[in-house]
Context: one part of a larger RNA
RNA sequence: GGAUGAACGCUAGCGGCAGGCCUAAUACAUGCAAGUCGAACGGUAACAUGACAUUUCGGUGUUGAUGAACCGGCGCACGGGUGCGUAACGCGUAUGCAACCUACCUUAUACAUAGGAAUAGCCCGAAGAAAUUCGGAUUAAUACCUGAUAGUAUCAUUAGAAGGCAUCUGAAGAUGAUUAAAGAUUUAUCGGUAUAGGAUGGGCAUGCGUAAGAUUAGUUAGUUGGUGAGGUAACGGCUCACCAAGGCUACGAUCUUUAGGGGGUCUGAGAGGAUGGUCCCCCACACUGGCACUGAGAUACGGGCCAGACUCCUACGGGAGGCAGCAGUAGGGAAUAUUGGGCAAUGGGCGAAAGCCUGACCCAGCCAUGCCGCGUGAAGGAUGAAGGCCUUCUGGGUUGUAAACUUCUUUUAUACAGGAAGAAAAAGGUCAUGCGUGACCAAUUGACGGUACUGUAUGAAUAAGCACCGGCUAACUCCGUGCCAGCAGCCGCGGUAAUACGGAGGGUGCAAGCGUUGUCC
Numbered sequence: 001g002g003a004u005g006a007a008c009g010c011u012a013g014c015g016g017c018a019g020g021c022c023u024a025a026u027a028c029a030u031g032c033a034a035g036u037c038g039a040a041c042g043g044u045a046a047c048a049u050g051a052c053a054u055u056u057c058g059g060u061g062u063u064g065a066u067g068a069a070c071c072g073g074c075g076c077a078c079g080g081g082u083g084c085g086u087a088a089c090g091c092g093u094a095u096g097c098a099a100c101c102u103a104c105c106u107u108a109u110a111c112a113u114a115g116g117a118a119u120a121g122c123c124c125g126a127a128g129a130a131a132u133u134c135g136g137a138u139u140a141a142u143a144c145c146u147g148a149u150a151g152u153a154u155c156a157u158u159a160g161a162a163g164g165c166a167u168c169u170g171a172a173g174a175u176g177a178u179u180a181a182a183g184a185u186u187u188a189u190c191g192g193u194a195u196a197g198g199a200u201g202g203g204c205a206u207g208c209g210u211a212a213g214a215u216u217a218g219u220u221a222g223u224u225g226g227u228g229a230g231g232u233a234a235c236g237g238c239u240c241a242c243c244a245a246g247g248c249u250a251c252g253a254u255c256u257u258u259a260g261g262g263g264g265u266c267u268g269a270g271a272g273g274a275u276g277g278u279c280c281c282c283c284a285c286a287c288u289g290g291c292a293c294u295g296a297g298a299u300a301c302g303g304g305c306c307a308g309a310c311u312c313c314u315a316c317g318g319g320a321g322g323c324a325g326c327a328g329u330a331g332g333g334a335a336u337a338u339u340g341g342g343c344a345a346u347g348g349g350c351g352a353a354a355g356c357c358u359g360a361c362c363c364a365g366c367c368a369u370g371c372c373g374c375g376u377g378a379a380g381g382a383u384g385a386a387g388g389c390c391u392u393c394u395g396g397g398u399u400g401u402a403a404a405c406u407u408c409u410u411u412u413a414u415a416c417a418g419g420a421a422g423a424a425a426a427a428g429g430u431c432a433u434g435c436g437u438g439a440c441c442a443a444u445u446g447a448c449g450g451u452a453c454u455g456u457a458u459g460a461a462u463a464a465g466c467a468c469c470g471g472c473u474a475a476c477u478c479c480g481u482g483c484c485a486g487c488a489g490c491c492g493c494g495g496u497a498a499u500a501c502g503g504a505g506g507g508u509g510c511a512a513g514c515g516u517u518g519u520c521c
Base pairs, nucleotide, nucleotide: 001521002520003519004518006517007516008515009514010513013374014373015372016371017370018369019367020366021332026330027329028328030327031326032325035074036073037072042070050063051062052061053060054059081285082284083283090210091209092208093207094206095205096204097203100202101201105198106197107196108195109194110193111192113147114146115145116144123136124135125134126133127132153178154177155176156175157174158173162169163168183190184189185188211257212256213255218248219247220246223245224244225243226242227241228240229239230238260282261281262280263279264275265274266273267272287308288307289306290305291304310321311320312319313318338364340363341362342361346360347358348357349356350355377408378407379406380405387399388398389397390396391395413458414457415456416455417454418453422448428441429440430439431438432437465510466509467508468507469506470491471490472489476505477504478503479502480501486493487492
């Protein structure tokens, strides 16, 4: 000098854009953060009721719309948070899988037949303070089960073109065995099953790179390899039985300490050094430890089970909970914001759609935390006023064109008026198209927000501080003090004329900031 997720002191007019618990991965009151589909199905409490039929005027039935709970489907593995752990194939990079999986989407081919038994809900009953649980009866499905059908699927026995140095990889073909399915409505579509591709996402393996310590020198028994078996989507000591005795290490094993990694960021002429907050990618974690279930996908933040610590409820028998989601509270700390608005946009989930949900997201609020921009007026104005300060003191110098005064302007401010873009649609209608889809038509939709912006009016009106002035280092005098009080980044100032302390006048530098402190180059 530059930088900062900064803090502190003094000061403070406005706007745009960004950023905002670095400490206790401490504990959490309250609300919200993942639902959706009645076009799968039985049904329909409560509320609001339209139409029709019936009526003993209480009602009942059918249908439409709405809709709590249950069954079923899809989603809840995304999105959001944090950095505890991890020195590791975790990350980065480059490869490989002839050793693999992939819901939704997409392409192609083929198929969708016949039956059955339950169960929740509802109803009846019981236990309990509650959480909840139990029994009986009964009912449906795109829930479940059985049979049929079956190939370019799988398995077995064969076959062996072609490729390869080789272990080997193995096309066509033959025989046998095994495995499927579901319907819905507004009748036009949507969905279902099997197989083969594509796309997307993931899994695994390998080379190289990846902090410090030798005052850590030896280390390792599933350890290293083999055979066989099991297991996995898949290779593999991944696991097991047996066999062999290996494997790693001074090119630093093992141990200890520290640490999420990268793109990047800061600095520097570069080489390098430092760093990893915000944004993006990957990893890990979800009170602590362990475990699996479901599923295409999890060993699952707002799922489950067990154990533990803690908190809460209790009728003492027993139960409930997990903010490292968004706000917010306590605590800790030098220190870090609102228990805000909206789904209008973008994106996500479900749905045929309307739509519903979405603390993702978009916005607003707070904070000079940073960067950038604007303003605090402009021109004229000397008898160079008054006052202050200095002085060699009838005077002079300086503050200083500064003020007053005259003229002008109105960014900003205040008031009033006008007033956006962000909106494209989807849905609907018409036309075209084998389908997918495309074209056109007209309508609706804005949280921010009466915001940005524009115009008019008023009037210099509403707006300057902070640090420094001995040298380094731009800027000097007077008074007070008298090795005192004090200053100080270094050198050093102060003991009676201190440009170094305190005050004043003046000056210098930056400026809505200025200075100090911490940290990095």